SAM riboswitch aptamer (S box leader) from Halobacillus aidingensis, 115 nucleotides, folded computationally.
It matches the Rfam family "SAM riboswitch aptamer (S box leader)". Rfam describes the family as follows. The SAM riboswitch is found upstream of a number of genes which code for proteins involved in methionine or cysteine biosynthesis in Gram-positive bacteria.
The organism belongs to Halobacillus, within Bacteria.
The prediction has a mean pLDDT of 83.
RNA sequence: UUCUUAUCUAGAGAGGUGGAGGGACUGGCCCUUUGAAACCUCGGCAACGGGUCUGAUGAUGUAUACAGAUACUGUGCCAAUUCCAGCAAGUGGUGAACGCUUGAGAAGAUAGGGA
Numbered sequence: 001u002u003c004u005u006a007u008c009u010a011g012a013g014a015g016g017u018g019g020a021g022g023g024a025c026u027g028g029c030c031c032u033u034u035g036a037a038a039c040c041u042c043g044g045c046a047a048c049g050g051g052u053c054u055g056a057u058g059a060u061g062u063a064u065a066c067a068g069a070u071a072c073u074g075u076g077c078c079a080a081u082u083c084c085a086g087c088a089a090g091u092g093g094u095g096a097a098c099g100c101u102u103g104a105g106a107a108g109a110u111a112g113g114g115a
Stems, first nucleotide, its partner, number of pairs: 001115008013042005021031003025086004043078003048074003051070005082107001087103006
């Protein structure tokens, strides 16, 4: 980089440096000099993977799979439902307005596995 599986309505701060941006993209709408991004320090959230422990089954012994716990470890994350919509189907509506519901539709993020 790419293919694939799963999840995405929950959760989580403070200080320093820094100076104008940021929320992936487009259109909205938000956040931001009562300081954006980025970097640093400490803190926290989270059970996706590994480890450790427990349960039940099994059992000579060991192990596999399942369920739970644990933040020890590898990432990740700490405004707003992935902030909303972006394609399609159904549906409400006079309506090409404007909504609502659904989706392995499209895009994105995170983790695991493969190349």